A computed fold for a 71-nucleotide RNA from a Planctomycetaceae bacterium, annotated as transfer RNA. NCBI's taxonomy places the organism under Bacteria, Planctomycetota, Planctomycetia, Planctomycetales, Planctomycetaceae. The RNAcentral record of the sequence draws on ENA. The prediction has a mean pLDDT of 82. Rfam family: tRNA. Its family is annotated with triplet codon-amino acid adaptor activity in the Gene Ontology.
[in-house]
RNA sequence: GGCCCGUUCGUCUAUCGGUAGGACGCCAGCCUCUCACGCUGGAAAGAUGAGUUCGAUUCUCAUACGGGUCA
Numbered sequence: 001g002g003c004c005c006g007u008u009c010g011u012c013u014a015u016c017g018g019u020a021g022g023a024c025g026c027c028a029g030c031c032u033c034u035c036a037c038g039c040u041g042g043a044a045a046g047a048u049g050a051g052u053u054c055g056a057u058u059c060u061c062a063u064a065c066g067g068g069u070c071a
Stems, first nucleotide, its partner, number of pairs: 001070007010024004018054001026042005047063005
C1' cells in the first nucleotide's frame, strides 16, 4: 500500500428501514435499629461527515480508530 471485518449507555451485549432493549454498575424510593441482601422506579448510548429514502444503528460512499490477511 491492496483486500476483508468491526465501532451501540460507564462496562458487556441485543436490535436484518418505522419508539434503540437487556444484564452489571450508577441514582432515588421501599424494606431494615443501621448497612448489606431483596423489591420498585429513573437517568444514561448508535465513531465522524455526506448520500439514498416519507423515515437510517440498519443501505451506499468517504474519513478516523481497532483487528485480520496478502505483498